Record summary:
The RNA shown here (transfer RNA) has 72 nucleotides and comes from a Candidatus Pacearchaeota archaeon. Its mean pLDDT, the model's own confidence on a scale to 100, is 82. The RNAcentral record of the sequence draws on ENA.
[in-house]
RNA sequence: GCGGGUGUAGUACAGUGGUUAGUACAUGACAUUGCCAAUGUCAAGACGGCGGUUCAAUUCCGCUCACCCGCU
Numbered sequence: 001g002c003g004g005g006u007g008u009a010g011u012a013c014a015g016u017g018g019u020u021a022g023u024a025c026a027u028g029a030c031a032u033u034g035c036c037a038a039u040g041u042c043a044a045g046a047c048g049g050c051g052g053u054u055c056a057a058u059u060c061c062g063c064u065c066a067c068c069c070g071c072u
Base pairs, nucleotide, nucleotide: 001071002070003069004068005067006066007065010025011024012023013022018055027043028042029041030040031039048064049063050062051061052060
C1' cells in the first nucleotide's frame, strides 16, 4: 500500500428499516437481617465520527477513525 472482519450502557452480548433499543453481570436506592452476604423491587446508564438514500436508519450506501486477520 491492497483486501476482509468487528465497532450498541462500566463489561459481555442480542437487536437486520418503523413499537419505550433489550438481556446478563456490574453500579446506586429501598425492603428483608442483630451485622455482612444472599434474595427481592426500583432506578440511572449506550448505537465510534461525518455525510448520503428513505416518509422513517442501530440496521442500507460512501468516506473516515480505532482494533483484529490476511496479502504485498